[in-house]
RNA sequence: GAAGCGCACCAGACCGUCGCUGGCACGAUAUCCCGAAAGGGUGUGCUGGAGGAACGUCCGGACUGCACAGGACAGCGUAGGAGGUAACACCUCUCCGCCGACAAGCCCGACGAGUUCGCUCGAAGGGCCCUAAGGUGAGGAUCAGAGCAACAGAGACGAGCCGAUUUAGUUCGGGUGAAACGGGCAAUCUCUACGCGCAGCAAUACCAAAUAGGCCAACGUUGACGUGGUUCCGCGGAGUUGGCGGGUAGGUAGCACCGAGCCGGGGGGUGACCCCCGGCCCAGAUGAAUGACGGUCACAUCCGGGGCAACCUGGAUGCACAAAAUCCGGCUUAUCGGUGCGCUUCACAC
RNA sequence: GGUGAUAUAGCUCAGUUGGUUAGAGCGCAGCAUUCAUAAUGCUGAUGUCGGUGGUUCAAGUCCACCUAUCACCACCA
Numbered sequence: 001g002a003a004g005c006g007c008a009c010c011a012g013a014c015c016g017u018c019g020c021u022g023g024c025a026c027g028a029u030a031u032c033c034c035g036a037a038a039g040g041g042u043g044u045g046c047u048g049g050a051g052g053a054a055c056g057u058c059c060g061g062a063c064u065g066c067a068c069a070g071g072a073c074a075g076c077g078u079a080g081g082a083g084g085u086a087a088c089a090c091c092u093c094u095c096c097g098c099c100g101a102c103a104a105g106c107c108c109g110a111c112g113a114g115u116u117c118g119c120u121c122g123a124a125g126g127g128c129c130c131u132a133a134g135g136u137g138a139g140g141a142u143c144a145g146a147g148c149a150a151c152a153g154a155g156a157c158g159a160g161c162c163g164a165u166u167u168a169g170u171u172c173g174g175g176u177g178a179a180a181c182g183g184g185c186a187a188u189c190u191c192u193a194c195g196c197g198c199a200g201c202a203a204u205a206c207c208a209a210a211u212a213g214g215c216c217a218a219c220g221u222u223g224a225c226g227u228g229g230u231u232c233c234g235c236g237g238a239g240u241u242g243g244c245g246g247g248u249a250g251g252u253a254g255c256a257c258c259g260a261g262c263c264g265g266g267g268g269g270u271g272a273c274c275c276c277c278g279g280c281c282c283a284g285a286u287g288a289a290u291g292a293c294g295g296u297c298a299c300a301u302c303c304g305g306g307g308c309a310a311c312c313u314g315g316a317u318g319c320a321c322a323a324a325a326u327c328c329g330g331c332u333u334a335u336c337g338g339u340g341c342g343c344u345u346c347a348c349a350c
Numbered sequence: 351g352g353u354g355a356u357a358u359a360g361c362u363c364a365g366u367u368g369g370u371u372a373g374a375g376c377g378c379a380g381c382a383u384u385c386a387u388a389a390u391g392c393u394g395a396u397g398u399c400g401g402u403g404g405u406u407c408a409a410g411u412c413c414a415c416c417u418a419u420c421a422c423c424a425c426c427a
Base pairs, nucleotide, nucleotide: 001346002345003344004343005342006341007340008339009338010337012297013296014295015294016293017292018291020049021048022047023046024045025044026043032041033040034039051321056331058330059329060328061327062326063200064199065198066197075196076195077194078193079192080094081093082092083091084090095139096137097136098135099134105128106127107126108125111122112121113120114119140191141190145189146188147185148184161174162173163172164171204253205252206251207250214244215243216242217241218240219239225236226235227234228233229232261280262279263278264277265276266275267274268273299318300317301316302315303314304313305312306311351423352422353421354420355419356418357417360376361375362374363373369407378394379393380392381391382390400416401415402414403413404412
């Protein structure tokens, strides 16, 4: 320098105007609005405000409720070995199989040159083989048992066709087919080992109206209670009053400030990862916030002008995939582009 | 937000233990019948089995991922 791989990071920047949403403080508290209340809203200031995949919801956990003496069966899942982890189908190391390129090696070789016409030499290109970095594997078991194998073919898992051969179904060859007696398929049943109780934050817990049921007590057709008028009378009349409890609407918690947390340093380990020290607090709603507009710059593509070139300059377009909803650890899928580091092979130079 | 199911011809659905060319009804086209239409009869066409990979000799069927559609969920009685 060329080619081929692997890993990590970023996910446009800044300014102005107008907004949205969480927290805290202030204002008002002689209470502005909604509400019975709980609670919510409204003003000002400060401050926090999406992702590497927040996607999918495919695995694994935390958490909560229900169930539960223990064991087994059924069902579901996982699968080389060892390790990591809260756990996993994830990750790491390693064994084995397969894939993986330039060069080298082997084979073929249009064509060209030579020739004693046997061939020899060169060669574009093609194929094969071995492997590097690396990639990939749903890699336990078919000496437990069962099942399946279309078409073709004499025969498809019971055996046995044709030809040759032999002391001997003894040996060899043959066409069909993925496979011809050797086995193949467990991403067929099954066996072995191991794991799993079931559900999911619309889980669950608490507070709690109006109305309508329910329960209890007292008084009531010997007139309670309501109502019209003055004590009393008239009319209506089977309920009236008080208390208790459950659920609903609604609200609060779960729920976001203490975590399998993030950042930096040191140590151990091949590694995944673990340990120690210091620092930090970092979104959070419930018809659901994280935005809109304008400007400048950056990046990419295209068009034009200038310049030998590097480059300068004007204009247009674009600037991905996609957005939390209880929270974590993984996997999968989507993604315009950009940056950095490392590994292998080959070539050249020293 | 969570959970479950489905996708096969224009429409509604079958498709067994993976196996030769995936079927049925309605619809569509043509012919017959009729003066004509309907009905009826005969004949015919029609599929990337939602998509992409994998396992296998072989996939509509088994497995994984993706896409679209549909359904269900709190409390009391």